[in-house]
RNA sequence: GCGCGAGUGGCGGAAUUGGCAGACGCGCUGGAUUUAGGUUCCAGUGUCCUAGGACGUGGGGGUUCGACUCCCCCCUCGCGCA
Numbered sequence: 001g002c003g004c005g006a007g008u009g010g011c012g013g014a015a016u017u018g019g020c021a022g023a024c025g026c027g028c029u030g031g032a033u034u035u036a037g038g039u040u041c042c043a044g045u046g047u048c049c050u051a052g053g054a055c056g057u058g059g060g061g062g063u064u065c066g067a068c069u070c071c072c073c074c075c076u077c078g079c080g081c082a
């Protein structure tokens, strides 16, 4: 340099026929249990603010009523070829 694949909350990882973004697990926070800790169980857990609205899938643009998903450019990582 060329080709292929990947990038989603704090972490792993779903949602791909274009139609509620974050299922599920881990972690964390609060509570129950305990003398205390662990285990177990219950609830909560993206960001911002004027607190019920806005934003959010690597970055930017496009198509569409609607995009994590399709198209284009760029960045990063992995594999293969040279």
Stems, first nucleotide, its partner, number of pairs: 001081007010026003019065001027045006046055004058074005
A computed fold for an 82-nucleotide RNA from a Demequinaceae bacterium, annotated as transfer RNA. Its Rfam family is "tRNA".